[in-house]
Context: one part of a larger RNA
């Protein structure tokens, strides 16, 4: 000076907390997913419980300990049968030796050359750790060529390679901690259908057998008998008896059709009425016994086998496996993806390579998603077809060869005409799998000291006739070898992702798609903010917290912040219009209007109104029942004139009439035809009522030009702080002190995912402490601090524990799992 801690005593706000109202923003969170607010799934509340453990190996970072060793089981020692302490020994792993299938054999006293930080020097230049490149040498294999020994077998010695080794070359290990990863184990939780293997069941139910019990009252009426008739007979008729039947109506018992009745949190986990089969039998039901789970029983329905049956129940392997499906619990800070490559009995999944993170080394060289220079190599666009190769219109010239047709001609390779080909010069249109000629863009490679120039100098198995030439190697000399911009190389270790999806342009399939499929860049995916009303993706721009100011898409009547600006223009809709992606509208029409082309008429008087003439040969010829301008056909002159057609239409069997074209009077200055486009009209029809966002808007507040103000973001500009990460600096002289202290600078999104740094909880150790003058816990519209996890006060309750710091270990953090229990 400043800053912490305090005690007095004051005052409120641009401070803080609760309540409340009122505008403005504002779809529910978890989760698969390219995409969820989803008519996708999980979720009424609330407490507790609840999910990457622990171990083995192995590898890698990083601490420690000894170090050519290093650790210790064993035994043993002390006061100790010590988990811990000590270590005379002897074993054992791993390291100290490779290399070869093995027999076996085994590393020159330790080398050069470039580059090297770093020392020494005033500089030149010198020295040169660790490590990189490159050579040589040495060890084992392996080829290769030769000696020498031995009878053989084989042994050795030496040469030679450009050929193989997880080798030599003055050791770097070991052992424990932690992290992190991967494999084995329940291996982060929860979860099948299955599979085995050992039992209990026939009290329900199935079916055989053994013993036993049970079934009103009625009809029909079989055989057989008995009288009577009839008939030669055979036998037949009639009228009784008689009581047969897997026969009939029907009670009981059994069963269970229909009402799809009732119930339907029932009386009931199959019942209860009514209707209903059947009812002397293949009947109904008691005990009793037999048959058992890939077995049984079945008048067969995959029916029944204890409410379980297309394979019963129980218990055990078993925490059974699941590439699938949910779920997976504090905070900050850094940095940040991936749906692509290859390969799988691979297509809901894994390896691999990529992309990603951290931990480093090693250095001041270099290095580029870029321009520029030179220089290469293409055959895409485009052209091109009177160039080659196909395809392809039209004539026109030709005459020879050739087919077809005709003519003349007895034929004739005789004339002539004609139609194909065919020749020649033109012509019209095309090619992904054509092409002379050809790009932009893109793509390689250089732009220097590891370079250049010189030399009479050396070396060579290559090269030449040749010391000539080529490559090295020695010596001298040169310091510059476009721009711009940026520190730049290398290692090690390991995570998610390998479902993508939009957008301009390109581009295949495909009628065509919010449709499939590619390429190049940018997005969304992982992302927030303005605008587009609304919105993963369009346009604007990316992001710490705050203020001040400016813009950017877009906008500026009112919702609603800025102009009911400002000039020019056009539009009138009984369906106007009204801004990228977008949320449709076409062909085709309009004498709605406006702006233009082009050709005509026009003062020698046009158009347009109103008037007047509109004639004569001739009723033009033919045809026709008729045709006299005017049903059809042929021809379409001539005179008279200002003009009047051998007739534009109405009309008549046919004439007659009317009016047209043409011509003239009157008027006085423009008009007629096709055509082009802008608004605007017509084309234009759907189902709840409806959408330029909406209300409205008409010389707009729509449409087209143009200008000028203005509003407008987390974008830019300044300022302040927070953070991270970089640069510089700093204890000499006085305590103390670097996990600190000052200065400047840039940076700031983020799923999956990595790394780093705190909060909390539960327990053990160590130290400091707190409590009956009230711990701990609970309660709290009460204060305070931290970015946050979270912490501390006060006031009440409470009535005995209880916290800070260091350290060590974990059954340490919850909103979801149709989680678990227990409450509401």
């Nucleotide at each position: 000076g400043u800053c912490u801690u305090u005690g007095a005593c004051g005052a409120a706000a641009u401070g803080g907390c609760c309540u409340u109202u009122a505008a403005c923003g504002a779809c529910c969170c978890g989760u698969c997913u390219u995409g969820a607010a989803a008519c996708a799934c999980g979720g009424a509340c609330c407490a507790a419980g609840g999910a990457g453990u622990c171990u083995a190996a192995c590898a890698a970072a990083u601490g420690u300990g000894c170090g050519a060793g290093c650790a210790u089981u064993c035994g043993a020692g002390u006061g100790g049968c010590a988990a811990a302490c000590u270590c005379c020994g002897a074993g054992u792993g791993c390291g100290c030796a490779a290399g070869g299938a093995a027999a076996c054999u085994a590393a020159a006293a330790g080398c050069c050359u470039g580059c090297g930080a770093g020392c020494a020097g005033c500089a030149a230049u010198g020295u040169g750790c660790a490590g990189c490149a490159g050579g040589g040498a040495c060890c084992g294999g392996c080829a290769u060529u030769g000696g020498g020994a031995u009878a053989a077998c084989u042994c050795u010695c030496a040469u030679u390679g450009a050929c193989c080794g997880c080798g030599u070359a003055a050791g770097a290990g070991u052992a424990u901690a932690u992290u992190u990863g991967u494999u084995g184990g329940g291996a982060c939780c929860c979860g099948a259908a299955a599979g085995g293997c050992g039992g209990u069941g026939a009290a329900c139910u199935a079916u055989g057998c053994c013993u036993g019990a049970c079934u009103a009252g009625g009809g029909c009426a079989a055989a057989g008998c008995c009288a009577g008739a009839g008939g030669a007979a055979a036998c037949u008729c009639u009228g009784g008896u008689g009581g047969a039947g897997g026969c009939u109506c029907g009670u009981a018992g059994c069963c269970g059709u229909u009402c799809u009745g009732a119930c339907g949190u029932g009386c009931a986990a199959a019942u209860c009425g009514a209707u209903g089969g059947u009812c002397g039998a293949a009947g109904u039901u008691g005990g009793g016994u037999a048959u058992a789970g890939g077995g049984g029983c079945g008048a067969a329905a995959g029916a029944c086998u204890a409410a379980u049956c297309g394979a019963a129940c129980c218990g055990c392997c078993u925490a059974g496996u699941a590439g699938c499906u949910g779920g997976u619990u504090c905070c900050c800070u850094c940095c940040g993806a991936a749906g692509u490559u290859u390969c799988c009995c691979u297509c809901a999944g894994g390896a691999u390579a990529g992309c990603a993170a951290g931990c480093g080394c090693u250095c001041a060289a270099g290095c580029a998603g870029u321009u520029u220079u030179a220089u290469c190599a293409g055959g895409u666009a485009a052209a091109g077809c009177g160039a080659a190769u196909g395809a392809u219109u039209a004539g026109a010239g030709g005459c020879c060869u050739u087919g077809g047709g005709g003519c003349a001609g007895u034929a004739a390779c005789u004339g002539c005409c004609u139609u194909a080909a065919c020749c020649u010069a033109u012509u019209c249109u095309c090619a992904a799998a054509c092409u002379u000629u050809a790009a932009a863009u893109g793509g390689g490679u250089a732009a220097g000291a590891a370079g250049c120039u010189c030399u009479u100098g050396g070396u060579u198995g290559c090269u030449u006739a040749a010391u000539u030439g080529a490559a090295c190697c020695a010596g001298a000399g040169c310091a510059u070898g476009a721009a711009u911009g940026c520190g730049a190389g290398u290692g090690c270790u390991u995570a998610g992702u390998g479902g993508g999806c939009c957008a301009u342009u390109u581009u295949u399939g495909g009628u065509a798609a919010g449709c499939a499929g590619a390429a190049c860049u940018g997005g969304c995916g992982a992302u927030g903010c303005g605008g587009g009303a609304u919105g993963a993706a369009c346009c604007g721009a990316a992001c710490g917290u705050c203020g001040a100011g400016u813009u950017a898409a877009g906008g500026u009547g009112c919702c609603a912040g800025a102009g009911u600006g400002c000039a020019c223009g056009c539009u009138c809709a009984u369906c106007a219009g009204a801004u990228c992606c977008c949320a449709u509208a076409a062909a085709a029409g309009g004498u709605g209007u406006u702006a233009g082309u082009u050709c005509a008429u026009c003062u020698a008087g046009a158009c347009a109104g109103c008037a007047g003439g509109g004639c004569g040969g001739u009723g033009g010829c033919c045809a026709u029942g008729a045709a006299a301008g005017u049903c059809g056909g042929c021809a379409u002159c001539c005179g008279c004139u200002a003009a009047g057609g051998a007739g534009u239409g109405u009309g008549u069997u046919a004439u007659g009439a009317c009016u047209c074209a043409c011509c003239u009077g009157c008027c006085g200055a423009a008009u007629g035809a096709a055509c082009u486009a802008g608004c605007c009209c017509u084309g234009a029809a759907a189902a709840u009522g409806g959408a330029u966002g909406g209300c409205g808007c008409u010389c707009a507040a729509g449409c087209g030009u143009g200008u000028c103000a203005c509003c407008g973001a987390u974008a830019c500009u300044c300022g302040a702080c927070c953070g991270u990460c970089g640069u510089g600096g700093c204890a000499a002289g006085u305590u103390g002190g670097c996990c600190g202290c000052c200065a400047c600078g840039a940076c700031g999104a983020g799923u999956a995912g990595g790394a780093g740094g705190g909060c909390g909880u539960g327990g053990g150790g160590g130290u400091u402490g707190u409590g009956a003058a009230g711990c701990a816990g609970c309660g709290u519209a009460g204060g305070c601090c931290g970015u946050g996890a979270g912490g501390c006060c006060g006031c009440g309750u409470g009535a005995a524990a209880c916290a800070g710091c260091c350290u060590c270990u974990a059954g340490u953090g919850c909103a979801g799992a149709u989680c678990u229990u227990g409450g509401u």